The RNA shown here (c-di-AMP riboswitch aptamer (ydaO/yuaA leader)) has 153 nucleotides and comes from a Solirubrobacterales bacterium. Its mean pLDDT, the model's own confidence on a scale to 100, is 77. Taxonomically the source falls in Solirubrobacterales (Bacteria, Bacillati, Actinomycetota, Thermoleophilia). Its Rfam family is "c-di-AMP riboswitch aptamer (ydaO/yuaA leader)". Rfam links the family to the GO terms regulation of gene expression and cyclic-di-AMP binding.
[in-house]
C1' cells in the first nucleotide's frame, strides 16, 4: 500500500412512524450495537353529546296542488394522490396516453409525485370518554458493469 472478514461511526429525503426504561436472544474491539416483547412519553388517526348542520339523487306512473306508488343508486376511513379528455379493449372490470386540483424536493435553474390500502350496510360536527398506529421505502459518500461517438496509433 492492497485484498478479505468482522465491529462501530457520519449525513440527507418521503412518511405520524421518534425518544426512554425493562426483559429474552444474538453480535462485539466489552465500551457498546441489533431483532423481538412489555410499559411510558411524544407524534399521528378513528369512534363518540349538547348546540349547529343534514333530512338521500335519478327515471316512470297517478294527482289541481300537497303528495303517493314502482324501479334504480350504497356509504365511510387513512393518504397530496382528486377531476377531465382521447384511443384501444370490454357484460361489469381494464390498458395506454395527455392534462389537472393538490403534494414533495430544490430555490440560481429546475426535478419528481399526482398511488395504494382498509371498514363492511355503518359512523356529520362533537366536551367527557373509548379505541388504534408508531411502519415501510430511498439518497449522499464510496463503488461496479455495459453501450455508443470522436480523435490518435
Nucleotide at each position: 500500500u492492497c485484498c478479505g472478514c468482522g465491529u462501530u461511526c457520519g449525513u440527507g429525503c418521503c412518511g405520524a412512524a421518534u425518544c426512554c426504561a425493562c426483559c429474552u436472544c444474538c453480535c462485539c474491539c466489552a465500551g457498546g450495537g441489533g431483532c423481538g416483547g412489555u410499559g411510558g412519553a411524544g407524534c399521528g388517526g378513528g369512534g363518540g353529546a349538547a348546540c349547529c348542520a343534514c333530512u338521500u339523487g335519478c327515471g316512470g306512473c297517478c294527482g289541481a296542488u300537497a303528495g303517493g306508488c314502482c324501479g334504480u343508486g350504497g356509504g365511510g376511513g387513512c393518504g397530496a394522490g382528486u377531476c377531465g379528455c382521447c384511443a384501444c379493449g370490454a357484460c361489469u372490470u381494464g390498458u395506454g396516453g395527455c392534462g389537472u386540483a393538490g403534494c414533495g424536493c430544490a430555490u440560481g435553474a429546475g426535478c419528481g409525485c399526482g398511488a395504494g390500502c382498509c371498514c363492511g350496510a355503518c359512523a356529520g360536527c362533537u366536551a367527557a370518554c373509548c379505541c388504534c398506529g408508531u411502519a415501510g421505502g430511498c439518497g449522499c459518500c464510496c463503488u461496479g458493469c455495459a453501450a455508443g461517438a470522436c480523435c490518435g496509433a